Model confidence (mean pLDDT): 82 of 100. Transfer RNA from Candidatus Azambacteria bacterium RBG_16_47_10, 72 nucleotides, folded computationally.

[in-house]
RNA sequence: GCGCGUAUAGCUCAAUGGUAGAGCAACGGUCUUAUAAGCCGUAGGUCGAUGGUCCGAUUCCAUCUACGCGCA
Numbered sequence: 001g002c003g004c005g006u007a008u009a010g011c012u013c014a015a016u017g018g019u020a021g022a023g024c025a026a027c028g029g030u031c032u033u034a035u036a037a038g039c040c041g042u043a044g045g046u047c048g049a050u051g052g053u054c055c056g057a058u059u060c061c062a063u064c065u066a067c068g069c070g071c072a
Base pairs, nucleotide, nucleotide: 001071002070003069004068005067006066007065010024011023012022013021018055026042027041028040029039030038048064049063050062051061052060
């Protein structure tokens, strides 16, 4: 330099254009003499950035950024 892939909650990941979810973690409650485990509940997201398409974009398109892989 060229090609490909990834970017969503604190972490690991879902979500095929129509109100963004799970597990773990955190917090509260329950249980226990106490802790852990179990059970119930709560909170937590400008969906990497900018623009475009569309009635509507996490999702499609373009560019950029970061990271990873391959080729030279």
Source information
It matches the Rfam family "tRNA". Rfam classes the family as a transfer RNA.